This is a predicted structure of a 1480-nucleotide RNA (small-subunit ribosomal RNA) from an uncultured bacterium. RNAcentral holds the sequence, with entries from ENA and SILVA. Model confidence (mean pLDDT): 83 of 100. Its Rfam family is "Bacterial small subunit ribosomal RNA".

RNA sequence: AGAGUUUGAUCCUGGCUCAGAAUCAACGCUGGCGGCGUGCCUCAGACAUGCAAGUCGAACGAUUAAGACUUCCUUCGGGAAGUGCAUAAAGUGGCGCACGGGUGAGUAACACGUAAGUAAUCUACCCUCGAGUGGGGAAUAACAUCGGGAAACCGAUGCUAAUACCGCAUAACGCAGCGGCACCGCAAGGUGACAGUUGUUAAAGGAGUAAUUCGCUUGAGGAGGAGCUUGCGGCAGAUUAGCUAGUUGGUAAGGUAACGGCUUACCAAGGCUACGAUCUGUAUCCGGUCUAAGAGGACGGUCGGACACACUGACACUGAAUAACGGGUCAGACUCCUACGGGAGGCAGCAGUCGGGAAUUUUGGGCAAUGGGCGAAAGCCUGACCCAGCAACGCCGCGUGAAGGAUGAAGUAUUUCGGUAUGUAAACUUCGAAAGAAUGGGAAGAAUAAAUGACGGUACCAUUUAUAAGCUCCGGCUAACUACGUGCCAGCAGCCGCGGUAAUACGUAGGGAGCAAGCGUUGUUCGGAUUUACUGGGCGUAAAGGGCGCGUAGGCGGCGCGGUAAGUCACUUGUGAAAUCUCUGAGCUUAACUCAGAACGGCCAAGUGAUACUGCAGUGCUAGAGUGCAGAAGGGGCAAUCGGAAUUCUUGGUGUAGCGGUGAAAUGCGUAGAUAUCAAGAGGAACACCUUGAGGUGAAGACGGGUUGCUGGGCUGACACUGACGCUGAGGCGCGAAAGCCAGGGGAGCAAACGGGAUUAGAUACCCUGGUAGUCCACGCCCUAAACGAUGGGCACUAGGUGUGGGCGGUAUUAAUCCCGCCUGUGCCGUAGCUAACGCAUUAAGUGCCCCGCCUGGGGAGUACGGUCGCAAGGCUGAAACUCAAAGGAAUUGACGGGGACCCGCACAAGCGGUGGAGCAUGUGGUUCAAUUCGACGCAACGCGAAAAACCUUACCUGGGUUUGACAUGUCGGUGGUAGGAAACCGAAAGGGGCCCGACCCCGCAAGGGGAGCCGACACAGGUGCUGCAUGGCUGUCGUCAGCUCGUGUCGUGAGAUGUUGGGUUAAGUCCCGCAACGAGCGCAACCCUUGUCACUAGUUGCCACGCAAGGGCACUCUAGUGAGACUGCCGGUGACAAACCGGAGGAAGGUGGGGAUGACGUCAAGUCCUCAUGGCCCUUAUGGGUAGGGCUUCACACGUCAUACAAUGGCGCAUACAGAGGGCUGCCAACCCGCGAGGGGGAGCCAAUCCCAGAAAGUGCGUCGUAGUCCGGAUUGUUCUCUGCAACUCGAGAGCAUGAAGUCGGAAUCGCUAGUAAUCGCGGAUCAGCACGUCGCGGUGAAUACGUUCCCGGGUCUUGUACACACCGCCCGUCACACCAUGGGAGUGGGUUUCACCAGAAGCAGCUAGCCUAACCGCAAGGGGGGCGGCUACCACGGUGAGAUUCAUGACUGGGGUGAAGUCGUAACAAGGUAGCCG
Repeated sequence: AGAGUUUGAUCCUGGCUCAGAAUCAACGCUGGCGGCGUGCCUCAGACAUGCAAGUCGAACGAUUAAGACUUCCUUCGGGAAGUGCAUAAAGUGGCGCACGGGUGAGUAACACGUAAGUAAUCUACCCUCGAGUGGGGAAUAACAUCGGGAAACCGAUGCUAAUACCGCAUAACGCAGCGGCACCGCAAGGUGACAGUUGUUAAAGGAGUAAUUCGCUUGAGGAGGAGCUUGCGGCAGAUUAGCUAGUUGGUAAGGUAACGGCUUACCAAGGCUACGAUCUGUAUCCGGUCUAAGAGGACGGUCGGACACACUGACACUGAAUAACGGGUCAGACUCCUACGGGAGGCAGCAGUCGGGAAUUUUGGGCAAUGGGCGAAAGCCUGACCCAGCAACGCCGCGUGAAGGAUGAAGUAUUUCGGUAUGUAAACUUCGAAAGAAUGGGAAGAAUAAAUGACGGUACCAUUUAUAAGCUCCGGCUAACUACGUGCCAGCAGCCGCGGUAAUACGUAGGGAGCAAGCGUUGUUCGGAUUUACUGGGCGUAAAGGGCGCGUAGGCGGCGCGGUAAGUCACUUGUGAAAUCUCUGAGCUUAACUCAGAACGGCCAAGUGAUACUGCAGUGCUAGAGUGCAGAAGGGGCAAUCGGAAUUCUUGGUGUAGCGGUGAAAUGCGUAGAUAUCAAGAGGAACACCUUGAGGUGAAGACGGGUUGCUGGGCUGACACUGACGCUGAGGCGCGAAAGCCAGGGGAGCAAACGGGAUUAGAUACCCUGGUAGUCCACGCCCUAAACGAUGGGCACUAGGUGUGGGCGGUAUUAAUCCCGCCUGUGCCGUAGCUAACGCAUUAAGUGCCCCGCCUGGGGAGUACGGUCGCAAGGCUGAAACUCAAAGGAAUUGACGGGGACCCGCACAAGCGGUGGAGCAUGUGGUUCAAUUCGACGCAACGCGAAAAACCUUACCUGGGUUUGACAUGUCGGUGGUAGGAAACCGAAAGGGGCCCGACCCCGCAAGGGGAGCCGACACAGGUGCUGCAUGGCUGUCGUCAGCUCGUGUCGUGAGAUGUUGGGUUAAGUCCCGCAACGAGCGCAACCCUUGUCACUAGUUGCCACGCAAGGGCACUCUAGUGAGACUGCCGGUGACAAACCGGAGGAAGGUGGGGAUGACGUCAAGUCCUCAUGGCCCUUAUGGGUAGGGCUUCACACGUCAUACAAUGGCGCAUACAGAGGGCUGCCAACCCGCGAGGGGGAGCCAAUCCCAGAAAGUGCGUCGUAGUCCGGAUUGUUCUCUGCAACUCGAGAGCAUGAAGUCGGAAUCGCUAGUAAUCGCGGAUCAGCACGUCGCGGUGAAUACGUUCCCGGGUCUUGUACACACCGCCCGUCACACCAUGGGAGUGGGUUUCACCAGAAGCAGCUAGCCUAACCGCAAGGGGGGCGGCUACCACGGUGAGAUUCAUGACUGGGGUGAAGUCGUAACAAGGUAGCCG
C1' cells in the first nucleotide's frame, strides 16, 4: 500500500466482499511448563449456610465462668476465702458504624469534565497559639420482685453509678445591639484597629505514690474534607413547535451552616424557544481503552477520580456530617416462623446455591506486609488487603532436540511402469539437557536493638534419570496439487462461485503451505471506506439545481483616514490529580510486568504587549447600486371595442342519385331531394398571408387579427445628483402549462367517457361514423409536468472567427448605403483548459470568490404511518421490515430491425416441364412384434450410410452349445503315431467321434537337441457395448459468397479505430484515383484436366480404292503425343489524359469461350466411437466366440422421393436409318438348332480400336384405331413355366395364357431449369450366384423466355437505432393460480409509561390544643415555666374512580409488497418494437 465482483470487451460511477489490528468473549479440535494479569457483558432475578464493624475496665455501676497467685481445710480426688500485672456474656457512657467493600437500576441533570466564584458557608478526629476547668442537684439502665406473651419482646414496683443529664458562678479578641475612624469594593457590602459602650453564653473527669499525662470547655489560625453559585464542553429524533401559575420578577416574613420561590402572603405579567424550548427514545460521567498516517470513529470492563443506588415507595431521628447497603418508622410485593392472637427478613460485601444464559472461579489460608476503626498501651476487629486454588481467557518467555548421516532402506502415494515424491526425513554415530520424581542445600519480601512470614521448605542451586504437536488451509483474491470416490446427488461457500462421469472448489488419501501450545469459527469495534469528504467528494447525461420570482432572519461585502482592541498573534503566570501513552534509565536470568525521572497534553483562566487583516463606533470618497434628462425597439401585462376568411346550422333558389369514408369496407346521410352550387341570415371559436426568422418580449409558466385606454420591465446616449443604499436568501409571501373541481353563462368546430361499424384468435385499442363532459367567458379553488439548457443566483478574469435583433459613434458620401468601432441581446464553429466519455468552451460544464437548494447502491417507495394544505381529486413532508450483488452512465465491436442507401443470385418476374390427386416402387414416421439391429431429423434426415437383407451379409430375437477362446504376443509345464486328414456313426447345425492314413524346418552319420504344431496353466485376447457433449481423421452447410487477417506507423485513458472507409469500375477486397497510412499474408484470378480450331509427328486391330481377300498407301475420318491460338492485342466512342465499359474488324473461338477439379478466417458442442484410429467407463463361462431357425420384407395410417399413366404430337402392327461411352477368363459368348417365350442345346472367336455383350430408341415410310374408361392404362389375381442358387414358404427375378383396378391432367401449396440447357429417347457400368422404376455415366432429337429489380427468399458493403451479446428462436411487462416471508389497515383485546380532575390519607415533621400525665428550674405553698401522651389541621407515599395522550404486543378479515420450478393469459417496452416513446 491494495484486491475481487456489473460487460463479449472498455472507461467511469457505485454498492457489496476480502486481506489488518483489537476483544471482560463464546464454540469446535487439540493441549508440555512457567511468570504477570483477567474472570456474571444476561435477571438492579430470588437467596440456604458461614463470615464481612467493632472497640475502650485508664468514663461507670454491678458481677466472677475459666485460669493464675496467696492463705486455710482435706478423705490428697479436691474444697473454701481473698488478691489483681485478670475480666466471659450483658448494661450505662464515649468514639467508630457517613470510611473501607459492591453495583450501574435511575439520571440528558451544574450529574460529570474544565475554569472560576463563595465579600452567601460549615467542618468531629489531627496540628499551632490563647484562656479556663469553681460549686451543686435530680434521675435512670443493669439488678431484684411481680405480671403478660407460643415467640419476638413488653409492663409495673423498688435500689444504684458516671467523662450520662440539669441549674448556678466566672468569662473573652466569642455572639448580639449602639457609636464613630481608616482602607478595599461599581454597588450591596467587606476587612482592620477602637484598651468605646450595653447585654449575653462554658466546662468532666480518669490513670499514676508522685513528677506528670490523657481528657473536657471557650476562642483564633492551619491542614484536609464538604455544601452552594457561575462560564464553557460532551446525544438521537422536527413524522416532538410551541412550553411555563411558584411559573418570571419584586416587597415582607419564615427557613437553612449558607445565597436563593427554598417556603408562604401580597403585587406586577413576566420567563424559555428555530444558536432547537417542550416532548420522546437512549445513556452514569471522566482520566482513559481500541483503531487510524493523521483528523476522526467506536467504547467507558479491570485500575484511579466523581455521581447515583442498597427488595419497591415514602419519611424523619441521631449526629460534625446521613434522609444512612450489613440503623429506625410506615405502606407494598415476596419468603420464613406461629399456639392464628402475632412476629422475623433483605448477599448490587466475600465465598456459595437456584434461575436466566453461548458464557464467567473456592462455601480456601492469613492478618506476616500495606491500610482502616477503637484503645494511654498491650491488643482486639478487618472476605479492605496479602496470598493460595480453578479456567490456554489474554499477554510474555521457554521446551518438544542439535550436528553428521544415501543403500536415496522399508512403508505409503503416484506413474508415461523407466521412474518420481515423502527424503537427511528415519535408522545409525557424536553431542546437548524445560519439567516431574528423589536426595541435599535454601532466600529477599522484616520497617528492628531484639521479636514477628499466611505464601512456603515456595522461588532458586547441586546430583541422577529422556518424557511433551497440534490446528487450519491448498479455484482466484491468498502462500500451497495430485490420485481415488461421488455424479446439480451428497455437499462446499467471506465475495466471485464449484458439483449434471475425467471436480487442483464436495468426501478421503498422499503431498504441500501457514501459524504453533495453540489453531480455526462466530459475534462486536475501528481500519481499508476520499463510501458523510474539516483534513478530503459531488449535482448537463451515472444519485443529486428548488417550476419561477419578491423578500425576513442569517451569511458574505467597494476605496480612504484616525480611534478601539472583541476576534487574531506573541510572551509570562496559574492550572491541567495519580496511573496510562511517549522518551531515557533501573529491578525481577530475559520479556510481559514493575519502579524512577523527563516530556506531551486545553476551544481553559489571568496578566502584559502587537494592530496587518476581520469586527465595532466615527468621519470622508465615487469605480458597486440607484435617481433625474433625451431617444429608439418589442406577439410584455390588463380592459374595452371593431373586423374579414373558414367550418357548422337555418331559410330560399338551381339540380338529381348518390354522398361520405377506407388498406378494403361497413355503420352514417340521401327520392320526405342529400352531396354539389347560388343568395340571405344566425352563432361560437380561432386569427391564414406578413423577409413567421435557430427573429422579438417576459422571472418562469407563457405571449401572434386591428384600434383605443391604463400599465410593468429592459436597452442606448450625454451629463447632473445620492453616497455602499450591495449580493444571496432558511422560514414566509406571490405567480405558476395542461388536466381537474364549485356554482352560473356559452357551445360553431374539435373531442375523454359512451353507442355503432370494421380489423382481429380475441380487440374493452390503433381505422371509420356519431357523440357528452371539457375546450370558451366571469368569480373562486387546485399547484403539478421530460415546469428541460435535464445546466440555481451574483461578481470578476481567460485566443479568435462568423451570422442575427436593438441603440449609438467614426471615415467616405448629396443621399440611399457600404466599411470600421462601442454597448446590449440571441445562435453557430472553434484554441487553451475541463470532462469517464459524449461534449462544454466570454451565454463555460474553464479559472476564482460569496450565498442558497440537493445527493450518498438497486428494489420495497415517492409507498405506509403521522402531520399539514385541499370541496374533492390529490399535493407537500416522508420511513422501516424484507430482498438482491448488482442497478447505472458514456463509448467500442458484433448481431439484429415489420430502419435507410447501393449491389448480386433461376431470388422474383417472363417462360418450359413437373410434384401435391391415381395405382405401383422405395425411404421415413407411427403401429405391431420374441425381434421387427443401429445411425441420419428444417434448408444441410427421409431411392440417405446400403455400389444389391432368401442363407451369408447381420450388428437384432428364440433355442441348443463353447470358455486362453474365431485372431495376436509372451512365460512355465507337458507331448511323437503328435498335429492334421478321409469314410462310417450321433446331431438341426456347431460340435463330438475315431478303425485307418499320417507329416514339416535347422544342427547332427545316428542318438539327441532346438523350432514349429498340439494339450494344460497364467498374463491376456475379444466387444457393431456407452460417451461424436472427452477426441483425431473425414464430411456436410453458409458458399465458389468475396471476404478474413497481420507487421510497422498514427489516433484514442481504454475496449478499439485507421489500413479494409470515400469517388469510379468489376464475376471478384478485380483494377484505377484519392486518403495517416505504408506494406504483407490466406482467399479471388491464373497455373491443372476436358471440350471447341489448326499445324506437326506416328500409323494397327483404325481409315482409303477395288465386289471380297491378299497386297499397297497414310491424303481424309479417327487414334495419341507435341505445339500454335485469345492478350481488351487493334480501331472508334464514353470516361477524369485512369481503371474500365459500349460498338466494330479480324478470327474456329471475344472479353472468365463451355464444363470440371480446386472450398479463405470461421459458424452450426452440425454428422460419424457402426469405415478407421483413440482417452475414459463398462462386460470377461459373457455385452466375447460359434450355430440352426426367425427377423431387418409387419400394416388402420401419415409424409418424402422416383418410375408408369390418364392418351391421337398417341397406342398397336409391318418395314427401315443413324450413336457414344463402357464391360468381358469363376468371363463376354457368335453362327446354327429347339421352344410362342423366359430360356435350352451348341461351341467358333476374344485377355479385346481385331471377337462378344449389341437388335440402339425416339426418328422415317405404310396400315389400323376415332375420343370411348377405349386396340388408352396397366395394378391386382389365377394358372403353367424358365433361370440363379445347398435352399426361392416366410422373401428373388423373368416368361406364356387368362384377368383388366384406380386413373379422363390433379385443392391449398410447392420444385427444377437461361442453351446443346429444359424437355424427350434409348444405351452402358459399378454392386452382383440371382435380383435396378435407384444410382453413376453415355450419346440421339432439341425448344421457349428474361420488360426489369417494386415485391418474396438468401447473401455482400456502408450507415442508423438498440434495454440484444446463448446475440430477435434475443430481451422483457402486468394480471391470475400455488407456496413462503416481512409489513400496512382492522371491530377490538391485553400490557407499559405519562397527564389532568376528584376520592383517600399510613408513618413522619410542622402548627394548634380547652383532655390526661409530669424528677431536676422558680415558688414557703397553691401553683408556674418546661416537657410528654392524646386530639385536630396542613403537606404527603401506597391505593381508588373517571377522562385523555403515547408506546408495545395481539386480532376474524383485508390491502399492496418481496421471493420462489420449465404454471395460465396476453405482448406493453427495447429496432420506426410493428399506433415513436416518455412526463403530468